[in-house]
RNA sequence: GGGCGCUUAGCUCAGUGGUAGAGCACCUCGUUUACACCGAGGGGGUCAUUGGUUCGACACCAAUAGUGCCCA
Numbered sequence: 001g002g003g004c005g006c007u008u009a010g011c012u013c014a015g016u017g018g019u020a021g022a023g024c025a026c027c028u029c030g031u032u033u034a035c036a037c038c039g040a041g042g043g044g045g046u047c048a049u050u051g052g053u054u055c056g057a058c059a060c061c062a063a064u065a066g067u068g069c070c071c072a
Base pairs, nucleotide, nucleotide: 001071002070003069004068005067006066007065010024011023012022013021018055026042027041028040029039030038048064049063050062051061052060
């Protein structure tokens, strides 16, 4: 320098155009002498950034950034 992926909650990841979810973690309550387990409830997201397409974009297109792999 060229090519191909990935970027969504604190972490690991779903979500193939119609109001953003799960597990773990975190907080509160119950339970316990206490801790853990378990049960009930709750908080937490500019969906990497910018622009475009569309009535409508996490999802499609382009550029940029970060990151991984391959080639040179």
Molecule: transfer RNA
Organism: Chlamydiia bacterium